[in-house]
RNA sequence: GCCGCUGUAGCUCAGUCUGGCAGAGCGCCGGGACCCACCACCGGAGGUUGCAGGUUCAAAUCCUGCCUGCGGCG
Repeated sequence: GCCGCUGUAGCUCAGUCUGGCAGAGCGCCGGGACCCACCACCGGAGGUUGCAGGUUCAAAUCCUGCCUGCGGCG
């Protein structure tokens, strides 16, 4: 330099193929029986979906460029 994959909540990851309400587990906050704490259980908060632009009534999803990480080729 070229090719492929990857980036979504604090962490680990779904969702992308087939555009249509942004999710799960863990963690965090509160409740709770209890002397207290933890677990089970109940409730809650937490997201510019890597960045910029384009297409569209509508984009995490499609297109273009760039960036991060991983792998391959030279």

Transfer RNA from a Candidatus Doudnabacteria bacterium, 74 nucleotides, folded computationally. Rfam family: tRNA. The family's RNA type in Rfam is transfer RNA. Rfam links the family to the GO term triplet codon-amino acid adaptor activity. The organism belongs to Candidatus Doudnaibacteriota, within Bacteria. Model confidence (mean pLDDT): 83 of 100.